[in-house]
Record summary:
The RNA shown here (FMN riboswitch aptamer (RFN element)) has 127 nucleotides and comes from Oscillibacter sp. PC13. NCBI's taxonomy places the organism under Bacteria, Bacillati, Bacillota, Clostridia, Oscillibacter. Model confidence (mean pLDDT): 83 of 100.
RNA sequence: GUUUGUCUUCAGGGCGGGGUGUGAUUCCCCACUGGCGGUAAAGUCCGCGACCGGCCGCGCAAGCGUGUCCGCUGACCCGGUGAAACUCCGGGACCAACAGUUACAGUCUGGAUGGAAGAAGAUGGGU
Repeated sequence: GUUUGUCUUCAGGGCGGGGUGUGAUUCCCCACUGGCGGUAAAGUCCGCGACCGGCCGCGCAAGCGUGUCCGCUGACCCGGUGAAACUCCGGGACCAACAGUUACAGUCUGGAUGGAAGAAGAUGGGU
C1' cells in the first nucleotide's frame, strides 16, 4: 500500500412579509430549503438510502416488533465556455412520502432521543 474482522463517533435543510377568512406558517402573491455514492462540481442524469407495500424466517399470549429479499419511489430545458458539463456560467422552468390539523402543508406537529445510504477514526489479522 491492499484486503478483511471488531468497535467508536458523525450522518436533512427550509414560512420571513403581505392578502382573504370566524379559523390558514396548510389557500393566494412574494420568500425560503435541497440526504449519500458516481460522473467536469447535480434536488431534476446513473445508482442508493429514507417512507410505504409484500413473501419468508425469528421473537411473542396476542397485537406487534425485527432481519434478509422483492416491489414501490417526484421533478429540466435553452444558450455559452470547454477535450469533456441535463453537473460550471447566464436565462427560464419544475419537484418534494405517510399520519395529524378550526382550512388543502416540501417549510408546523408526530412516528423519530428511531432507522439509514454513507463519511471519518481506533484496533486486530491476512498479504